[in-house]
RNA sequence: GGGUCAAUAGCUCAGUUGGUUAGAGCAGGAUGCUCAUAACGUCUUGGUCCAGGGUUCAAGUCCUUGUUGACCCACCA
Numbered sequence: 001g002g003g004u005c006a007a008u009a010g011c012u013c014a015g016u017u018g019g020u021u022a023g024a025g026c027a028g029g030a031u032g033c034u035c036a037u038a039a040c041g042u043c044u045u046g047g048u049c050c051a052g053g054g055u056u057c058a059a060g061u062c063c064u065u066g067u068u069g070a071c072c073c074a075c076c077a
Base pairs, nucleotide, nucleotide: 001073002072003071004070005069006068007067010026011025012024013023019057027045028044029043030042031041032040050066051065052064053063054062
């Protein structure tokens, strides 16, 4: 330098052909149970979907530019 993939909650991830409330598990908080703790049950908190722009009636999803990360190839004075 060229290419592929990824970025969604504090963490790990899902999100269907673009469509009708952005989700799960873990975690945090409250509470029940217990002499108490753990475990377990119930309720609950938490998101500008990496950033800018575009397309569309409608974008987490499509297009584009950038950033960060992973991998492959090439070059190396």
Predicted 3D model of a 77-nucleotide RNA (transfer RNA) from a Rickettsiales bacterium.
Its mean pLDDT, the model's own confidence on a scale to 100, is 80.
Its Rfam family is "tRNA". Rfam links the family to the GO term triplet codon-amino acid adaptor activity. Rfam classes the family as a transfer RNA.